[in-house]
Molecule: transfer RNA
Organism: Candidatus Omnitrophota bacterium
RNA sequence: GCCCAGGUAGCUCAAUCGGUAGAGCACCUCACUUGUAAUGAGGGGGUUGAAGGUUCGAUUCCUUUCCUGGGCU
Numbered sequence: 001g002c003c004c005a006g007g008u009a010g011c012u013c014a015a016u017c018g019g020u021a022g023a024g025c026a027c028c029u030c031a032c033u034u035g036u037a038a039u040g041a042g043g044g045g046g047u048u049g050a051a052g053g054u055u056c057g058a059u060u061c062c063u064u065u066c067c068u069g070g071g072c073u
Base pairs, nucleotide, nucleotide: 001072002071003070004069005068006067007066010025011024012023013022019056027043028042029041030040031039049065050064051063052062053061
């Protein structure tokens, strides 16, 4: 230099031919307990790496760019 895969909640990951962004763990509150843990119920938390474009509508499609991993030379 070229090619491929990935970047989404604090962490690990979903969301499939474009149609309201979810789960588990963690965190907070309550119940239970003498207390803690466990368990049960509820809650908060995201400008989907960044910028732009197409569209009524973009995590998804297109362009540029940043980061991580792998391959080729």